Annotation:
Transfer RNA from Breznakia blatticola, 74 nucleotides, folded computationally. The same sequence occurs in records of 2 taxa. It matches the Rfam family "tRNA". From the family's description: Transfer RNA (tRNA) molecules are approximately 80 nucleotides in length. Lineage of the source: Bacteria > Bacillati > Erysipelotrichales > Erysipelotrichaceae > Breznakia. RNAcentral holds the sequence, with entries from ENA and Rfam.
RNA sequence: GCGUUCGUGGCGCAGUUGGAUAGCGCACUCGACUCCGACUCGAGAGGUCGCAGGUUCGAAUCCUGUCGAGCGCA
Repeated sequence: GCGUUCGUGGCGCAGUUGGAUAGCGCACUCGACUCCGACUCGAGAGGUCGCAGGUUCGAAUCCUGUCGAGCGCA
């Protein structure tokens, strides 16, 4: 340099036939339970999907560029 896969809350992931408010687990906060704590149960906060642009009535999903990481080739 070329090809290819990936990038989604603090962490690990799901979601790509374009459609309703972007979900799950852990962690975190509050409450219940308890003498206190743990466990368990209930509730809650936290993201705008790496970044920028385009297509579309509508984009995490399609297209282009770009950044980062893994792998392969040179």